[in-house]
Molecule: transfer RNA
Organism: Candidatus Micrarchaeia archaeon
RNA sequence: GCCCUCGUAGCUCAGCGGUAGAGCGUUCGCCUUGUAAGCGAAAGGUCGCGGAUUCAAUCUCCGUCGAGGGCU
Numbered sequence: 001g002c003c004c005u006c007g008u009a010g011c012u013c014a015g016c017g018g019u020a021g022a023g024c025g026u027u028c029g030c031c032u033u034g035u036a037a038g039c040g041a042a043a044g045g046u047c048g049c050g051g052a053u054u055c056a057a058u059c060u061c062c063g064u065c066g067a068g069g070g071c072u
Base pairs, nucleotide, nucleotide: 001071002070003069004068005067006066007065010024011023012022013021018055026042027041028040029039030038048064049063050062051061052060
């Protein structure tokens, strides 16, 4: 230098054009003599960034930044 994959909640990851979810974690409540476990609820997202296409973009296209891998 070229090519490929990835970037979504605090962490690990789903989500193949139509209002963004799960598990774990956090907070609150129930339960318990108390703690843990269990049960219920809640909070938490400019979907890396900028632009394009579209009535509508996490999703398609271009650029850019970052991480990993491959080739020379």